Bacterial RNase P class A from an Acidimicrobiia bacterium, 388 nucleotides, folded computationally. Its Rfam family is "Bacterial RNase P class A". By type it is a ribozyme. The source organism's lineage runs through Bacteria, Bacillati, Actinomycetota and Acidimicrobiia.
[in-house]
RNA sequence: CGAGCCGGCCGGGCGGCCGCGUCCGGGCCCGGGCGCUGCGGCGACCGGUGACCCGGCCGAGGAACGUCCGGACUCCACAGGGCAGGGUGCUGGGUAACGCCCAGUCGGGGUGACCCGCAGGAAAGUGCCACAGAGAACAGACCGCCGAUGGCCGGGCAACCGGCACAGGCAAGGGUGAAACGGUGCGGUAAGAGCGCACCAGCGCCCGGGGUGACCCGGGCGGCUCGGCAAACCCCACCCGGAGCAAGGCCGAGCAGGGAGAGGGCUGCCCGUCCGAUCACUCCCGGGUAGGCCGCUGGAGCCGGCGGGUGACCGCCGGCCGAGAUGGAUGGCCGCCACGGACGCCCCGGCGUCCGUACAGAAUCCGGCGUACAGGCCGACUCGUCAC
Numbered sequence: 001c002g003a004g005c006c007g008g009c010c011g012g013g014c015g016g017c018c019g020c021g022u023c024c025g026g027g028c029c030c031g032g033g034c035g036c037u038g039c040g041g042c043g044a045c046c047g048g049u050g051a052c053c054c055g056g057c058c059g060a061g062g063a064a065c066g067u068c069c070g071g072a073c074u075c076c077a078c079a080g081g082g083c084a085g086g087g088u089g090c091u092g093g094g095u096a097a098c099g100c101c102c103a104g105u106c107g108g109g110g111u112g113a114c115c116c117g118c119a120g121g122a123a124a125g126u127g128c129c130a131c132a133g134a135g136a137a138c139a140g141a142c143c144g145c146c147g148a149u150g151g152c153c154g155g156g157c158a159a160c161c162g163g164c165a166c167a168g169g170c171a172a173g174g175g176u177g178a179a180a181c182g183g184u185g186c187g188g189u190a191a192g193a194g195c196g197c198a199c200c201a202g203c204g205c206c207c208g209g210g211g212u213g214a215c216c217c218g219g220g221c222g223g224c225u226c227g228g229c230a231a232a233c234c235c236c237a238c239c240c241g242g243a244g245c246a247a248g249g250c251c252g253a254g255c256a257g258g259g260a261g262a263g264g265g266c267u268g269c270c271c272g273u274c275c276g277a278u279c280a281c282u283c284c285c286g287g288g289u290a291g292g293c294c295g296c297u298g299g300a301g302c303c304g305g306c307g308g309g310u311g312a313c314c315g316c317c318g319g320c321c322g323a324g325a326u327g328g329a330u331g332g333c334c335g336c337c338a339c340g341g342a343c344g345c346c347c348c349g350g351c352g353u354c355c356g357u358a359c360a361g362a363a364u365c366c367g368g369c370g371u372a373c374a375g376g377c378c379g380a381c382u383c384g385u386c387a388c
Base pairs, nucleotide, nucleotide: 001384002383003382004381006379007378008377009376010375012337013336014335015334016333017332018331020059021058023056024055025054026053027052028050029048030047031046032045034043035042036041061359065370066369068368069367070366071365072364073244074243075242076241080271081270082269083268085240086239087238088237089236090104091103092102093101094100105119106117107116108115109114120235121234125233126232127229128228129227142174143173144170145169146168149167150166151164152163153162154161155160182200183199184198185197186196187195201225202224203222204221205220206219207218208217209216210215248294249293250292251291257285258284259283260282261281263275264274265273266272301320302319303318304317305316306315307314308313338357339356340355341354342353343352344351345350346349
C1' cells in the first nucleotide's frame, strides 16, 4: 500500500424567529369565611378552575419498529392431584427470567485473523428410505467366478483325467444408487469370504492420567463391523395455570326490558373444590352511553470511582432525574458551519457553484432477539506485495 476479519461508538452542530405538549409560578375569573366601609365595594388569606394571557423547566430512538421470546405488574378463588398439551435440548456459568449472553467442548468451513451449527437418544420399540437396482437392513445374485462334493458325457483295468454347467457353492471384480453390511496386504481356497493373521479406521468393555463438566490423552481386551432419518411417532431430562394496561379500580351521566338455552367458575378432560339457584353465565331481539380520575412512569434506572471475575456479570461508595400524549405534543422556516458527491477555476491543494445528509418515530414498564439504516470515527488482529 492492497485485500480481509472482529469489537466498540456516533448518527449532524451553533444561532435567530414562529408553533405544540406535560408540570410549576403569576395574572384574569369563581367560591368561602374574616376585617374596613361613605353600603357601591375594597383589602389580605384560603381553596378552585379554564376553551384565556405572561414567564420558567423539560420534551423520542439506536433501533421508540416487528410484537418473536422472557419477566415485572394487575385480575381471575394465591390457580391442589392426574392425564392430555406446549416448550427447551453438548457442558459449566451469568441473570428476576429466557429460546438471550459469556467461557469452553465436539463437528464443519477458511491459507489465516475468524466464522457457522434445532449439537440428547437410532445396540428400548414402531415406522419410513423416492428413482435406479438382483438386493435398502439381522439384505441380495443381473453380469461374473467356481463347480472341490453330487449328477451327466467321453477316455482309462484302476487310481484318476478331460469336458458340460444340471444340482449347488461364492460375493473377489463389474454394474445401480445419496447410501450396498469395514479398508490395504499376506495367507488360505475349487472359487471365495474377518475364514486366519498384521497394520489402519470405527464401536463396545476395562484400566491409568487430566478436567467441576461436556470431553481430551495414553494403554489393553473383544472379530463386535451394528447404514440413514428423531425438523416421523417415540424415549429421556428440565421448564410451563389462564388472560392481558382495551389488565384492573373509582366517580359521573343515561336506559326498558323481553325471549331462548343451560347451573356457573377454577385449565382442554377427569378427580377434587368454591359459588349460586329465577342471582350470575351463554345466545338472540330491543334500549342507553361514547365523559372524567387513578393505574402512569423513580426504575432488575443512568453516570463516575473503587473492588472481584478470563468473561457475561456482580458488590460497595458518591452524584443525577432524562416524555407521559388520549385523535394522540416533540414541528416548521432562515443563516452559518460540518460531512459526502458532481462540475468549474488556478499558483495542485485550495477556492467557488449546485445537489444531497439515512432508517424511522413513544402509548404500562423492563431484559433480549430479529429486521431497517445516508454517512462517519476509534481500536485489536490476519493474509499478500514492496522498501529498509